A computed fold for a 71-nucleotide RNA from a Candidatus Doudnabacteria bacterium, annotated as transfer RNA. It matches the Rfam family "tRNA". The family's RNA type in Rfam is transfer RNA. NCBI's taxonomy places the organism under Bacteria, Bacteria candidate phyla, Candidatus Doudnaibacteriota. Model confidence (mean pLDDT): 81 of 100. The sequence was found in a public genome assembly.
[in-house]
RNA sequence: GCGGGUGUAGUACAAUGGUAGUACAUUAGCUUCCCAAGCUAAGGACAGGAGUUCGAUUCUCCUUACCCGCA
Numbered sequence: 001g002c003g004g005g006u007g008u009a010g011u012a013c014a015a016u017g018g019u020a021g022u023a024c025a026u027u028a029g030c031u032u033c034c035c036a037a038g039c040u041a042a043g044g045a046c047a048g049g050a051g052u053u054c055g056a057u058u059c060u061c062c063u064u065a066c067c068c069g070c071a
Stems, first nucleotide, its partner, number of pairs: 001070007010024004018054001026042005047063005
């Protein structure tokens, strides 16, 4: 330099063109003599920009970080 892949909550992962979920974690409450465990609830995220579309996390293009292969 060329090609391909990945980027979603604090962490690990889903998902789909139509309200973005799960587990653990955090906080609050319940339970307990206390702790742990358990139950309930809350907050918290689609790498950045542009385009297509009634509507984009999803489709297209560019950029960026990382990984793989070729040279």